[in-house]
Predicted 3D model of a 105-nucleotide RNA (SAM riboswitch aptamer (S box leader)). It was read from a public genome assembly, where an Rfam model found it. Of the family's consensus pairs, 97% are formed in the model. The coordinates come from a structure-prediction model, not an experiment, and the mean pLDDT is 80.

C1' cells in the first nucleotide's frame, strides 16, 4: 500500500512549547481559531477492537498491556431511491468516500 470483516451510538481535557490555520481530500455551505489553529510533549481521562479473568462457550466482569479517541458531528450538500410540499425546501434510506480495529498479501 491492497484486500476481508466489524463498528461509526454513547463517552472523555488540562498544562507547556508553538504561532495561523483547522473541522480527511475537491467545490460550495456552515462552524471553530491571535480570549491562540495545526503540530509536538507531559499528565489525566473515555471507550473496550485486540487483550485479561471467569464461564454452563451463551455470555459476564475488568482495564495491566497494544492501538484508537478526548469542540460541535463521519457537520451538511455532491450519485441513486422513497415520502411530504404550490414552490423554496424538508425528512428518510442506500451508495460513494472516509475513520478506527483485527486479520491478510
Nucleotide at each position: 500500500u491492497c484486500g476481508u470483516u466489524a463498528u461509526c451510538a454513547c463517552g472523555a481535557a488540562a498544562g507547556c512549547u508553538g504561532g495561523a490555520g483547522g473541522g480527511a481530500a475537491u467545490a460550495g455551505a456552515c462552524c471553530c481559531g491571535u480570549u491562540g489553529a495545526a503540530a509536538g510533549c507531559u499528565u489525566a481521562g473515555c471507550a473496550a477492537c485486540c487483550c485479561u479473568u471467569u464461564g454452563c462457550c451463551a455470555a459476564a466482569a475488568g482495564a495491566a498491556g497494544g492501538u484508537g479517541c478526548u469542540a460541535c458531528a463521519u457537520u451538511c450538500u455532491a450519485u441513486c431511491c422513497c415520502g411530504a410540499u404550490a414552490a423554496a425546501u424538508c425528512g428518510g434510506g442506500a451508495g460513494c468516500a472516509g475513520a478506527u480495529a483485527a486479520c491478510c498479501c